[in-house]
RNA sequence: GCUCAGGUGGCGGAAUUGGUAGACGCGCUAGACUAAGGAUCUAGUGGGGAGACCCGUGGAGGUUCGAGUCCUCUUUCGAGCA
Numbered sequence: 001g002c003u004c005a006g007g008u009g010g011c012g013g014a015a016u017u018g019g020u021a022g023a024c025g026c027g028c029u030a031g032a033c034u035a036a037g038g039a040u041c042u043a044g045u046g047g048g049g050a051g052a053c054c055c056g057u058g059g060a061g062g063u064u065c066g067a068g069u070c071c072u073c074u075u076u077c078g079a080g081c082a
Stems, first nucleotide, its partner, number of pairs: 001081004006076002010026003019065001027045006046055003058074005
């Protein structure tokens, strides 16, 4: 230099044909159980706001009624080729 595949809550990782973003697991918080813990069970858990609502998929644009998903550029990580 060229080709391919990734970047999504605190972490891992889903999201079908573009149609409620974060399923599921871990972690965390509260409760139950316990003498106290661990384990187990129940509920909750992206951010802001008193609320109504607003924002959020590496970054910047574009297409569309609607984009994590499609297109362009860019950045970063990994693999392959030279």

A computed fold for an 82-nucleotide RNA from a Verrucomicrobiaceae bacterium, annotated as transfer RNA. Its Rfam family is "tRNA". It is annotated as a transfer RNA. Taxonomically the source falls in Verrucomicrobiaceae (Bacteria, Pseudomonadati, Verrucomicrobiota, Verrucomicrobiales).